[in-house]
RNA sequence: GCCCAGAUGGCGGAAUUGGUAGACGCGCUGGUCUCAAACACCUGUGGGCAACCGUGCGGGUUCAAGUCCCGCUCUGGGUA
Numbered sequence: 001g002c003c004c005a006g007a008u009g010g011c012g013g014a015a016u017u018g019g020u021a022g023a024c025g026c027g028c029u030g031g032u033c034u035c036a037a038a039c040a041c042c043u044g045u046g047g048g049c050a051a052c053c054g055u056g057c058g059g060g061u062u063c064a065a066g067u068c069c070c071g072c073u074c075u076g077g078g079u080a
Base pairs, nucleotide, nucleotide: 001079002078003077004076005075006074007073010026011025012024019063027045028044030042031041032040046053047052056072057071058070059069060068
């Protein structure tokens, strides 16, 4: 250089054929229990006071994009 795969909350990781983004788990907040803690259980948890914003970055298609198309960045693998 070329080819393939990937990038989603604090972390891991879902999201079916383009149709409510963030299920589920971890972590964390508050609570119950305890003399106190651990364990367990309950509750809340993307950002922002709000309007709004949010799927690596910039465009495009579409009524509608994490998902499709183009370019770029980064990560992993393959190849001369």